[in-house]
């Protein structure tokens, strides 16, 4: 860094997905150790038990248990004094810290920078000053008393660093008065009038007065942290929350506070907040930071650290430097406990544990030895802060399971092509080591503080005490832990996930769309590298996968960094407020902006650099980074602002022109109807084609006249004009915008433009009119399988007019507005100049339409009217369906419009261009493709061959063309694959090995038997070697395998069929294109042909066309036998003999044809027409010859195979039987239906074939089929063999026939072991159907078609087929419109398994999610009203009250009660919002094969599409 997934490829758009990287995790397999770390993310849910906050006797009194002493005594004990200090009070100081937690909070809570002259500040630090006289209390103990208990009430009595008064009092605090400075707030300094102490403790000495130390205390000034308040600026989502707001904003006075301040109150005033989101609602503690990313950025807010905020919900205050207080206090609630029923007590969101919850989160552990905190003058205490261990792979970092050597590559798994690979140096085996665990032994740093001891160091009057040195003594939870060292043995220590692609890693088996997998693509339907198993690999590794989440990838919300013509997306169009942005000079200012110094950005994290744990993780410790921040200085270009000034932007003004620009009135003429009325007669009128309709009651047509209403022909132009919608007959009137020419004026006055205001096709809405003609619905005719549709006859609304709604459209250039810039060429309008002037032509400014250059574009386009290169500015987009739906809002009378989602759903949807293929698109061209023509099939009967159908079997295969006389070129038996039934198991055949036999097998008989097949006679081995033996070779057993026309042609090789003998179908190298691909192959001729020729960003070249081959046709040349016979003999004759090589043939070379010659035509080509020679003419006919491709086409039953399946059978043998069936259908044939014929008679004339297990001659017999016979023939010699039809002669004379033979009986004939199922043939007899065939349909264009006859392959025999030969031998082809096939160009495509393709809705049926719906139930939340605990404040205070005044009464003050204002809970009553759920009920999604139809995609067969009515 990127990568899969849209398509047949391809480029771009654009989702989805996926590699990385993190975690407070959970899960699932597994699990050796240690280091560091982290551990209820859920129920701020309830909590059992233990512990988490005390200290301080150097502040106070008192003192128990126990020791002494001394008295008393009823011997039980008591009192007194001392020691001794428990427990408990008083009083100080902490408890406001240190923990926890994340509800609450969208706020000055948090950050980050500032104010505080508007303020606090215990303990700690510095200075200054002080520290005097007195005083009445109370707790506790004591005694009463009440209550179950928690606890309470009364009396007595006592201290004190506890209260309370008096004095001093310098700066201290307030009122007032001057001065002084000042940022006008107030700050300093001077004067006048009111407020404090603990002479307390300790230790030492003391001449007992004191005197010193250190603690502590008061006032008071500063200081260090600390804390209040305030203020700029940052840092969630919702407009489907648009207006909140009455202490509200503000002011004077008051009151309260440490302290400003509506904070609180009183009175005035009526303001204050908001599109720069006020209010609501919803969600969230914030930050330093964590993760992540290349960075801006996203996301998060767990361990640490900071702030805050909460403490069982909820209100309150009180003490206090400091709280509205976790572990204090009162109320009120909700829950739990206790309880004698009258009362109580409780708060784990502290540490541990417990229930609940929930995928999930630990020990009721040690120790205060370290570090910190509280308290004490210290020793000490107390400390679940906090040091430690415990559990747990939660994370992250080390480290080990061994290292080396071993090849007969061992067994064994596993694959296999059976040859071998591979697991694999892996393992055995041989040498070593010995981290770590395990055993034993030593064995710590972390400890210094402190203690008592010295020591003239220091302070002190001081050798006390304290400070400070010194040497010693003690103090460890962790823990006998790290470390070290020894001892044994390789000895106790691997797993997980993955292996199609993306992404590293391939085989075999099972399994057969099943059973799973799956993160996308997507894999599984008998050969799965995708499922599961194994064996191999591959990646991590004491983990190793999954799942959730986050941020990356993702420039996929784009600041950096993105878009809107057609992919998603410019608002239908204008005026226009806020807002943004804004021309030229010249000054001035410093807010922006830019620099410099500077402060401040806590630590820790981060990076860097050192350093410590064996390393690392991990700690230290030094620098560096951090910000839209705050001071001070500076610079002024730019942006701002302020002055002054310019005219190029923008406007005003003058002229004369154009124009469907808009609005009213008024007007004209053709048309269409309809009305009257003449003429006139049977039809009109419509349509594919016809009906409905009209029409003798006289219609259409045709003249005249009227009458109405809409709409304005030609002109009419990619012509005008308008801001869009849109605007057209002609003249008035008013009236906007615009060009263009003048050149006076104004001086930036521009640009956009969120709301916001206007307008805004058609169709609709309501109101009154109008209504000619069209004309939704409706109503008939018709077409149709149906046609609520196209079509055609009526025909209501509407369609027009007013004045009002509606607001939408493919309202489009699918292109927002403006404004500069930046090669051209043509057209045209409007206007001004110039030239010339019939007319035309230039120029210059706006408008407009092509066409095109850079440039852009994914490309298609676009291209001075930009989709180019920039700038302001606004709208708007975020995959695709759901859905422009819902719900909620505003707007409308209504339809509805406007804003406008979510659940679920899918991998994609879309956008340009490619190639195809397709179209009831269009061109051009072809074929027996039509059409012209002959002669069939379809009708008969018979033959074949299929389909059904039947059977025990009727074996199997081919199925549109391209199956269906096809495989079969030949089924009685065999063939034979099927059936029955007998038999057989190393097999009917074939190879290796071991063993045995040497007689067995073959031959030839025999018996049983349907045969196989048994069982027996006869008969009987070879070689070598003296021999044993060995070998051959046969048979037998055994083993290793055969055998399978079993199964997949969709596992394959060959071979074939078809498109199609059609002209294509392709490569190199260049260009062209982002790319698929394109171009060449297209174009213009022209050809059967991509056949040639031209042109041509293409030149060439292959694979097909042709050619080259083979038959035929001509002629020569060679060679003549068995062919041949012009010559000679010789025979009736027949080439029979001689000769002959002329000729026919025969079969092997050769040459001929090439548009080569002539005219025309044509681009002069290339080729066409027509002549001429020629035996043949323009490829001479014929064949062979089948490009790249297509049908998963055909064949595993020729054949070869791969894989499955079988092995006393799916293999083999044998009998018989069946493939020959028959109601019936179809294909292909055959013979007919007759006279162009049939029959009989005569008579000619072929090719080309085959022939020794064969053809088979004369001759003979038989009516015949055939027998007999045997000659010749291994073949240009003999035979098969006679061709036939033609021709000639005779009969038949239209008859179911002298036509036709089918079926049937008889009798033969031949083949073969065998013709019953089942051959051929023969003869005699029988003589059916059938008299030219319906719809359809097939074949052929010339030696063809028809018709005739001949052979051959296979074969014992059997053919009407199949292959081939000759024989006679025709018609037609205007023409290319129509029907199939096909080439080539081009179009439209939503189809690419490509039209047999895609696809749309309704309906059925499952499902699943939202919506709506009488209500139902919850939450949260306003308002109004009640209500009013506690507890501040104020009022009152008759009740109590020691301290102060007073001799006393009494007074001050004080406290209770009483009252009042606030105010939680609570209750009422109506409202908003959110959730859930609700009979039923509307759409929506999704789900291989459900129903009915044909809407889109080609002219989709009536172009489609958008609004909008129904």
């Nucleotide at each position: 860094a990127g990568a899969g997934u849209u398509u047949g490829a391809u480029c771009a758009u654009g989702g989805c997905u996926c590699a990385g990287g993190a975690c407070g995790a959970a899960c699932g397999c597994u699990g050796g150790c240690g280091g560091c770390g982290c551990g209820c993310u859920u129920a701020a849910c309830a909590c059992a038990u233990g512990c988490a906050a005390g200290u301080c006797g150097a502040g106070c009194g008192a003192g128990a248990a126990c020791c002494c002493a001394g008295g008393c005594u009823u011997c039980g004990g008591c009192c007194u004094g001392g020691g001794g200090g428990a427990c408990a009070g008083c009083g100080g100081c902490g408890a406001a810290c240190g923990g926890g937690u994340g509800a609450g909070u969208a706020a000055c809570a948090c950050g980050u920078g500032g104010g505080u002259a508007a303020u606090c500040u215990g303990c700690c630090c510095u200075c200054g000053a002080c520290a005097u006289c007195g005083g009445g209390a109370u707790a506790g103990c004591c005694c009463g008393g009440g209550g179950a208990a928690a606890c309470c009430c009364g009396g007595a009595u006592u201290a004190a660093u506890a209260c309370c008064g008096g004095a001093u009092g310098g700066c201290c605090c307030a009122u007032c008065c001057g001065c002084u400075c000042u940022u006008c707030g107030g700050a300093g300094c001077g004067g006048c009038u009111g407020g404090a102490a603990a002479a307390g403790g300790u230790a030492g000495c003391u001449u007992c007065g004191g005197c010193c130390u250190c603690c502590g205390g008061u006032c008071g000034a500063g200081g260090a942290g600390g804390a209040g308040c305030c203020c700029g600026c940052g840092g969630c989502g919702g407009a489907u929350u648009a207006g909140c707001u009455u202490g509200u904003u503000g002011g004077u006075g008051a009151g309260g506070u440490a302290a400003c301040g509506g904070c609180u109150c009183a009175c005035c005033a009526a303001g204050g907040c908001g599109a720069c989101g006020a209010u609501c609602c919803g969600u969230a503690g914030c930050u330093g930071g964590u993760c992540u990313g290349a960075g801006a950025g996203g996301a998060c807010g767990a361990u640490c650290a900071g702030c805050c905020a909460c403490a069982c919900u909820g209100g309150g205050a009180c003490u206090g430097a400091g709280a509205c207080a976790c572990g204090g206090c009162c109320c009120a609630g909700a829950c739990u406990c206790c309880u004698a029923c009258g009362g109580g007590a409780g708060g784990c969101a502290g540490c541990a544990g417990u229930g609940g919850g929930g995928a999930a989160u630990c020990u009721u552990g040690c120790g205060c030895a370290a570090u910190g905190g509280g308290c004490g003058a210290a020793a000490g205490c107390c400390u679940g802060a906090c040091g430690c261990a415990g559990c747990g792979a939660c994370g992250c970092c080390g480290c080990g399971u061994g290292c080396g050597g071993g090849a007969a590559g061992a067994a064994g798994g596993c694959c296999u092509u059976c040859g071998g690979g591979u697991u694999g140096u892996a393992a055995a085996c041989c040498g070593c080591u010995u981290u770590c665990a395990g055993g034993a032994g030593g064995g710590a740093c972390g400890a210094a503080g402190c203690c008592a001891c010295u020591c003239a160091g220091g302070u002190u009057a001081a050798u006390a005490g304290c400070c400070g040195a010194g040497a010693g003594g003690g103090u460890g939870a962790c823990g006998g832990u790290a470390c070290c060292u020894c001892c044994a043995g390789a000895a106790g220590a691997a797993g997980c996930c993955c292996c199609g692609g993306c992404u590293a890693a391939c085989u075999a088996c099972g399994u057969g769309c099943c059973a799973g997998c799956a993160g996308c693509c997507g894999c599984g339907g008998u050969a799965a590298u995708a499922c599961g198993u194994a064996g191999g690999g591959g990646g991590c590794a004491a983990g190793c996968g999954u799942u959730g989440u986050c941020c990356g990838g993702a420039u996929u919300u784009a600041u950096u960094g993105g878009g809107c013509g057609u992919a998603a997306a410019g608002a239908g169009c204008g005026u226009g407020u806020a807002g943004g942005c804004g021309g030229c000079c010249a000054g001035g200012u410093a807010g922006g902006u830019c620099u410099g110094c500077u402060g401040u950005g806590a630590a820790a994290a981060c990076u860097c650099g050192a350093g410590g744990c064996u390393u690392a993780a991990c700690c230290u410790c030094g620098a560096g980074a951090u910000g839209u921040c705050g001071g001070c200085g500076g610079a002024a270009a730019c942006c701002a602002u302020c002055u002054g000034g310019c005219u190029a932007g923008a406007g005003u003004c003058c002229g004369g022109a154009a124009g469907a620009g808009g609005a009213g009135a008024g007007u004209g003429g053709a048309a269409u109807u309809c009305c009257u009325g003449g003429u006139g007669u049977a039809g009109c009128g419509g349509u594919g084609a016809a009906a409905u309709g009209c029409g003798c009651a006289g219609a259409u047509a045709u003249c005249a006249g009227g009458a109405a209403g809409a709409a304005c022909a030609c002109c009419c132009g990619u012509g005008g004009c308008g801001a869009a919608g849109g605007c057209g007959g002609c003249u008035c009137u008013c009236u906007g915008g615009g060009a263009c020419g003048g050149u006076a004026c104004u001086g930036a006055c521009g640009c956009u433009g969120a709301g916001a205001c206007g307008c805004g096709a058609a169709a609709g809405c309501g109101u009154g009119g109008g209504g000619a003609g069209c004309g939704a619905a409706c109503a008939g005719g018709a077409u149709u399988a149906g046609a609520u549709a196209c079509c055609c006859u009526g025909g209501u609304a509407g369609u027009c007019c007013u004045a009002g709604c509606c607001c939408u459209a493919a309202a489009c250039g699918a292109u927002c507005a403006g404004g500069a810039c930046u090669u051209g060429g043509g057209g045209u309008g409007c206007c001004a100049c110039c030239c010339g002037u019939u007319c035309g032509g230039g120029u210059g400014u706006c408008g407009u339409c092509c066409c095109g250059g850079a440039g852009c574009u994914a490309a298609c386009g676009c291209g001075u009217u930009a989709a180019g290169u920039c700038c302001u500015g606004c709208a708007c987009c975020u995959g695709g369906g759901g859905a422009g739906u819902a719900c909620g809002g505003u707007c409308g009378c209504a339809a509805g419009a406007c804003u406008g989602a979510a659940a679920c759903u899918c991998a994609a949807a879309g956008g340009a261009a490619u190639u195809g293929a397709c179209g009831g698109g269009g061109g051009c061209c072809c074929g027996c493709a039509c059409a012209a023509g002959c002669g069939g099939u379809g009708g008969a009967a018979c033959a074949u061959g299929u389909g059904g159908u039947u059977c025990a079997a009727u074996u199997c295969g081919a199925c549109g063309c391209u199956a269906c006389g096809c495989g079969a070129g030949g089924a009685a038996c065999c063939u034979u694959a099927c059936c029955u039934g007998g038999g057989c198991u190393c097999g009917a055949a074939a190879u290796g090995c071991u063993g045995g036999u040497g007689a067995c097998c073959a031959g030839c008989u025999g018996u049983a038997g349907a045969a196989a097949u048994a069982c027996g006679g006869c008969c009987u081995u070879c070689c070598c070697g003296c021999a044993a033996g060995g070998g051959a070779c046969a048979c037998c057993a055994g083993u290793a395998u055969a055998g399978g026309c079993g199964c997949u042609g969709c596992a394959u090789g060959g071979c074939u069929g078809u498109c199609g003998u059609c002209a294509g179908c392709u490569c190199g190298u260049g260009c062209c294109g982002u790319g698929a691909g394109g171009u060449g192959u297209u174009g213009g001729g022209u050809u059967a042909a991509g056949u040639c020729c031209c042109g041509c960003a293409a030149c060439g070249a292959g694979c097909g066309c042709a050619a080259c081959c083979c038959c035929u046709g001509c002629a020569c040349g060679u060679a003549g036998u068995u062919g041949c016979c012009a010559c000679u003999c010789c025979g009736c004759a027949a080439g029979g003999a001689g000769g002959g090589a002329a000729c026919u043939c025969u079969a092997c070379g050769u040459g001929g044809a090439c548009u080569g010659c002539u005219c025309c035509g044509g681009a002069u080509a290339a080729c066409g027409g027509a002549g001429a020679g020629g035996a043949a003419g323009g490829u001479g006919g014929g064949g062979a010859u089948g490009a790249c491709a297509u049908c998963a086409a055909g064949u595993c039953c020729g054949c070869a195979u791969g894989g499955c399946c079988u092995u006393u059978a799916u293999g083999u043998c044998c009998a018989g039987g069946g493939c020959u069936a028959c109601a019936c259908a179809c294909g292909u044939g055959u013979u007919a239906c007759a006279a162009u014929g049939c029959a009989g008679g005569g008579u000619a004339c072929a090719a080309a074939c085959c022939g020794u297990u064969g053809c088979c001659a004369a001759c003979c017999c038989g009516c015949g089929a055939g027998g007999g016979g045997g000659a010749g023939c291994u073949a240009a010699u003999c035979g098969g063999a006679a061709a036939a039809a033609a021709c000639u002669c005779u009969g038949c004379u239209c008859a179911g026939u002298u036509c036709g033979g089918a079926u049937u009986g008889c009798a033969g004939u031949c083949u073969g072991c065998a013709a019953c199922u089942c051959g051929a043939c023969u003869g005699c007899a029988u003589g059916a159907a059938g008299c030219c065939g319906g719809a359809a349909u097939c074949g052929c264009u010339a030696g063809u078609a028809a018709u005739g006859g001949c052979g051959u392959a296979u074969c014992a025999g059997a053919u009407c087929g199949a292959c081939g030969c000759c024989g006679u031998g025709a018609a037609u082809a205007c023409g290319u419109u129509c029907c199939c096939g096909g080439g080539c160009c081009u179009u439209g495509u939503a189809c690419a398994c490509a039209c047999c393709g895609c696809c749309c809705g309704u309906c059925a049926c499952a499902u699943c999610a939202a919506g709506a719906a009488a209500g139902u139930g919850a939450g949260c939340u306003g308002u109004a009203c009640u209500a009013g605990a506690a507890g501040u404040c104020g009022c009152c205070g008759c009740g109590c009250g020691a301290a102060c005044c007073g001799c006393a009464a009494g007074g001050a003050c004080g406290c209770a009660a009483g009252c009042g204002c606030c105010c939680a809970a609570g209750g009422u009553a109506u409202g908003a919002c959110u959730c859930a759920u609700g009979a039923u009920u509307g759409g929506g999604g999704u789900g291989a094969a459900g129903u009915c139809g044909u809407a889109a995609c080609a002219a989709g067969g009536u172009a489609a599409c958008c609004g909008u009515u129904a």